[in-house]
Description:
Model confidence (mean pLDDT): 82 of 100. Transfer RNA from an uncultured Coriobacteriaceae bacterium, 73 nucleotides, folded computationally. Rfam family: tRNA. Rfam classes the family as a transfer RNA. It was read from a public genome assembly.
RNA sequence: AGGCCAGUAGUUCAAUUGGUAGAGCGCCGGUCUCCAAAACCGGAAGUUGAGGGUUCAAGUCCUUCCUGGCCUG
Numbered sequence: 001a002g003g004c005c006a007g008u009a010g011u012u013c014a015a016u017u018g019g020u021a022g023a024g025c026g027c028c029g030g031u032c033u034c035c036a037a038a039a040c041c042g043g044a045a046g047u048u049g050a051g052g053g054u055u056c057a058a059g060u061c062c063u064u065c066c067u068g069g070c071c072u073g
Base pairs, nucleotide, nucleotide: 001072002071003070004069005068006067007066010025011024012023013022019056027043028042029041030040031039049065050064051063052062053061
């Protein structure tokens, strides 16, 4: 320098053909218990890496850039 993959909640990851952004763990509250853990119930938490474009509608399509990983030279 060129090519490919990834970036979504604190974290690990989903999200179908473009059509309401979700789950596990963690966190907070409750039930239970002498207390705690476990179990069960409920809740909070998101500028989907950044900018621009297409579209009635973008996590998803196009484009530029940023970060990380892999490959080629």